[in-house]
Context: one part of a larger RNA
């Protein structure tokens, strides 16, 4: 050095398992509810098995008695024909009682006195007598049919049950007797509600991981790099309309600041004059435009039309945007012209749907008719605004699957705001004096231990915090060594330089690093090594599935807490270290 023997785990991002965290999928499944939409159940009615009486309201009819005051008017005239007489001793006016009706004038009935009249034709009035007789209307009263509905009742449907009897030798069935219930119940067919009991879904995307915020269409400016277009959770802002004038035309007119002057009059109201010149208005944001006005008056008025449209702009596609000129009807202007809204860019919504207007088209053999086409206009915060449905919300730590290092959490890379630690400049403290010391307000580094940013390898797996063991390695040195200065007399010190050979402590709390205390030292140093070190250990914390406390009306959950929770291996490389 080489070959074995026996051991060790630092390393092969070692093995095992298409990561279980996290993210995606128009993947799944359990769960839950005031998500949606069925369905079971539950209940409501109607109608059919389903009959029969009696009472009671109700309507609808026939009958009989009755009912009616606008005004003027002897007064409570319901309308319309007839019509000159009607009623009465069977008992008339008148008086007394009762009742019913009402507009408190009165009319109608009944019972009693009484004893022979009342009343119409006249005068008012659109209509003339309930003097009287016929049809009739409003309303009201009693009496009949019917038909509903409500109780009540009945028995035969219908149901229950029997120590019956028969079939029969039968604890089922039928049949018959008989009890009880009974047109209810029950069934069925339709309606209405309720209805997580059950079920099948849905529950959005952007996103410097996801969530939480925010955002999502359309206008205007920067970014935008002098066409034109141009990202971002780049910077600002505004829109989801308004106007019958604020449209169209014809004709006139100039804003607005700032100086001087001038009662009330002020910084600012209306005059006068001068400068300046567009900084004003143009309904609202921003921008472009504009005085020859696109601004501001005043007449007349409806081109805020109807049928088209050469030609362009923009554009993936559907959209969108300019438009001259022809027909036709019209407004303004003498005219020539100008008008198919509005200074100009926002103010918006596709297709299906039914429903409305109109219509000269088709189908239904045809006439009325129905359905369908054609042309118009209306119905969407479909605001997630090219709009998957008419119609839709949460959990999951009981959770799965298929993916992703396209995307977080460990580590690691870049980076160095932020952290440590230097260095300038030196206002000031320090008695005086910047720099023994200490340094504001600012500047420039340097290290890669902090919190952080980026998402670069790794999600067909790089095991996570503390303790233990075992080190190693830097030095920006805690102690031990050496110096300079010192506001160092000495001691004890402060501060700097040089130095990394050794060292660098036990305990109480707490999982803790860390810290606090306690009791030593010479001193109890700060960091790197995947916040060294888990194929070395532990497992006490974080970080599954159980069970709890508190909060919650309760479910599924969410945060605090305390309590329980399986740490695998046979070393094949290479490595060290022993023989």
């Nucleotide at each position: 050095u080489c070959c074995g023997c026996a051991g060790c785990a630092a390393g092969a991002c070692a093995a095992a398992a298409a990561g279980a965290c996290c993210c995606c999928g128009u993947g799944g499944a359990g769960c839950u509810u005031c998500a949606c939409u069925a369905c079971a159940g539950c209940u409501u009615g109607a109608c059919g098995c389903u009959g029969g009486g009696u009472u009671a309201a109700a309507a609808u009819u026939u009958c009989a008695u009755c009912u009616g005051u606008g005004u003027a008017g002897g007064a409570u005239a319901g309308g319309u024909g007839g019509g000159a007489g009607a009623c009465u001793a069977a008992g008339a006016a008148g008086c007394c009682c009762c009742g019913a009706c009402g507009c408190c004038a009165g009319u109608c009935g009944g019972g009693g006195u009484g004893g022979a009249g009342u009343c119409g034709u006249c005068c008012u009035u659109g209509a003339a007598a309930u003097a009287c007789c016929a049809c009739c209307c409003u309303g009201a009263u009693g009496a009949g049919c019917u038909u509903u509905u409500a109780a009540u009742u009945c028995u035969a449907a219908c149901c229950u049950c029997u120590a019956g009897c028969c079939g029969u030798u039968a604890u089922c069935c039928g049949g018959c007797a008989g009890a009880g219930g009974g047109a209810c119940a029950g069934c069925g067919u339709u309606u209405g509600g309720u209805g997580g009991g059950u079920a099948g879904u849905u529950u959005a995307a952007c996103u410097g991981g996801g969530g939480c915020g925010g955002u999502u269409g359309c206008c205007u400016c920067c970014u935008a790099a002098a066409a034109a277009g141009u990202a971002a959770c780049g910077g600002a802002g505004g829109c989801g309309u308004u106007c019958a004038a604020a449209g169209g035309u014809u004709c006139c007119c100039u804003a607005g600041u700032c100086c001087c002057g001038g009662a009330u009059g002020g910084a600012a109201a209306u005059c006068g004059g001068g400068a300046u010149g567009a900084u004003a208005g143009c309904g609202c944001a921003a921008u472009a435009g504009u005085a020859u006005a696109u601004g501001g008056g005043a007449g007349c008025u409806u081109a805020a039309c109807u049928g088209c449209g050469a030609g362009a702009c923009c554009u993936a596609c559907a959209a969108g945007u300019c438009g001259a000129g022809c027909a036709g009807a019209u407004g303004c202007g003498a005219a020539a012209g100008c008008a198919g809204g509005c200074u100009a860019u926002a103010g918006u919504g596709a297709u299906c749907c039914g429903a409305c207007c109109g219509u000269a088209g088709c189908a239904c053999a045809u006439g009325g008719g129905u359905g369908c086409g054609c042309g118009g206009a209306a119905g969407c915060u479909c605001a997630a605004c090219g709009a998957a449905u008419a119609a839709a919300a949460g959990u999951u730590a009981c959770c799965c699957c298929g993916g992703g290092g396209a995307u977080a959490a460990c580590a690691g890379g870049c980076u160095u705001a932020u952290c440590a630690c230097g260095c300038c400049c030196g206002a000031g403290a320090g008695u005086c004096c910047a720099u023994a010391u200490c340094g504001a307000c600012g500047g420039c580094g340097u290290g890669g231990u902090u919190u952080g940013g980026c998402a670069c390898c790794u999600c067909g797996a790089u095991g996570u915090c503390g303790g233990c063991u075992c080190g190693u390695c830097u030095c920006a040195u805690c102690c031990u060594g050496g110096a300079g200065c010192u506001g160092g007399a000495g001691c004890a010190g402060g501060u700097u330089c040089c130095a990394a050979g050794g060292g660098u402590u036990u305990g109480g709390c707490u999982g803790u690093u860390c810290g606090c205390c306690a009791a030593u030292u010479a001193a109890a140093g700060a960091g790197g090594c995947a916040c060294g070190c888990g194929a070395g250990c532990u497992g006490g914390g974080u970080u599954c599935a159980g069970a709890a406390c508190g909060u919650a009306a309760g479910u599924u959950a969410c945060a605090u807490u305390g309590c329980g929770u399986u740490c695998u291996a046979c070393a094949a490389c290479a490595g060290a270290a022993a023989u």
A computed fold for a 579-nucleotide part of an RNA from a candidate division Kazan bacterium, annotated as large-subunit ribosomal RNA, domain V. It matches the Rfam family "Bacterial large subunit ribosomal RNA". Its family is annotated with ribosome and structural constituent of ribosome in the Gene Ontology. The coordinates come from a structure-prediction model, not an experiment, and the mean pLDDT is 80.